[in-house]
Context: one part of a larger RNA
Molecule: small-subunit ribosomal RNA, central domain
Organism: uncultured Saprospiraceae bacterium
RNA sequence: CUGGGUUUAAAGGGUGCGUAGGCGGUCCGGUAAGUCGGGGGUGAAAGGCCAUCGCUAAACGGUGGGACUGCCCUUGAUACUGCCGGACUUGAAUCAGGUUGAGGUCGGCGGAAUGUGACAUGUAGCGGUGAAAUGCAUAGAUAAGUCAUAGAACACCAAUUGCGAAGGCAGCUGACUGGGCCUGCAUUGACGCUGAGGCACGAAAGCGUGGGGAUCAAACAGGAUUAGAUACCCUGGUAGUCCACGCCCUAAACGAUGCUUACUCGAUGCAUGGGUCUUAGACCUGUGUGUCCAAGUGAAAACGUUAAGUAAGCCACCUGGGGAGUACGUUCGCAAGAAUGAAACUC
Numbered sequence: 001c002u003g004g005g006u007u008u009a010a011a012g013g014g015u016g017c018g019u020a021g022g023c024g025g026u027c028c029g030g031u032a033a034g035u036c037g038g039g040g041g042u043g044a045a046a047g048g049c050c051a052u053c054g055c056u057a058a059a060c061g062g063u064g065g066g067a068c069u070g071c072c073c074u075u076g077a078u079a080c081u082g083c084c085g086g087a088c089u090u091g092a093a094u095c096a097g098g099u100u101g102a103g104g105u106c107g108g109c110g111g112a113a114u115g116u117g118a119c120a121u122g123u124a125g126c127g128g129u130g131a132a133a134u135g136c137a138u139a140g141a142u143a144a145g146u147c148a149u150a151g152a153a154c155a156c157c158a159a160u161u162g163c164g165a166a167g168g169c170a171g172c173u174g175a176c177u178g179g180g181c182c183u184g185c186a187u188u189g190a191c192g193c194u195g196a197g198g199c200a201c202g203a204a205a206g207c208g209u210g211g212g213g214a215u216c217a218a219a220c221a222g223g224a225u226u227a228g229a230u231a232c233c234c235u236g237g238u239a240g241u242c243c244a245c246g247c248c249c250u251a252a253a254c255g256a257u258g259c260u261u262a263c264u265c266g267a268u269g270c271a272u273g274g275g276u277c278u279u280a281g282a283c284c285u286g287u288g289u290g291u292c293c294a295a296g297u298g299a300a301a302a303c304g305u306u307a308a309g310u311a312a313g314c315c316a317c318c319u320g321g322g323g324a325g326u327a328c329g330u331u332c333g334c335a336a337g338a339a340u341g342a343a344a345c346u347c
Base pairs, nucleotide, nucleotide: 004318005317006316007301008300012315014201015200016199017198021194022193023192025088026087027086028085029084030083031082033081034080035077036076037075038074039073040072041071042070049065050064051063052062053061054060091191092188093187094186095184096183097182098181099180100179103177104176105175106174107173108172109171110154114150115149116148117147118146119145121143125136126135162169163168206247207246208245209244210243211242216240220236221235222234223233258314259313260312261311262310263309266292267291268290269289270288271287272286273285274284275283276282277281296303297302320347321346322345329340330339331338332337
């Protein structure tokens, strides 16, 4: 290097945009670089291989052949690839008209609950547990009532629902804004696919500055449990949880399944468009999302038009377990640490 793989055995990058590169639709003409044919030159000798011969054999040696799969020159071929020119519309994009949704950012508003405060009612308990105790309470708690206030989250609707590239997104409403889908088939005319580096986004926790602080709650304290109990249970409780700005860049970041395209029986739901008809309906046709299955695949479990089937293009990754996602170095970071990433040794 070739060959084999990546749902669960080692292995799909967390996600997107995109540079280089790789790959690339239909038709015509040109060219002849790749490609293919003919001819020529060269590819030293020795060695190696094959044949044969010479030393009594062999080693060794002689002769011949073949090989040297390459490079160069020349002359042709033109299917494919490349390059140049022209054309096309089905890929892609644009446009017009619709439509859809917890897509995003910023603002406003709402009720329930919770905590707290004030007032008033009221009296001896409340709370908590397996049982208790710590705790709260005659300085009047808990409970029930009225008022006020604060912060956070949005019950029901709610669903294998929907949207988003992923992370993720849910009260109502306004402004701004991204996307998808359908219909028309109007416009451009291959403008495409993938994408090493790069750039952007990226839950939670964590960090910086300034706010905020109701609830919950690492740490911490106390009460229990227990042989012990640095836990599970209980009472409290600080960071944090929330907001703004700036970092961090990791997850079982999961469908443990990269992206794109084409092809390969069906059945039945859901969501959302379009069309036809004899319109409480039926049928047809898109897109998305579930379930069950044919062929096929798979070690099996299972997958099965949303493939893990059949193929093509491009990227990423794997190569026994441990050592180890460690050490060293480097880059990034305020730090925590992240990224890259061995070896000795050992089984």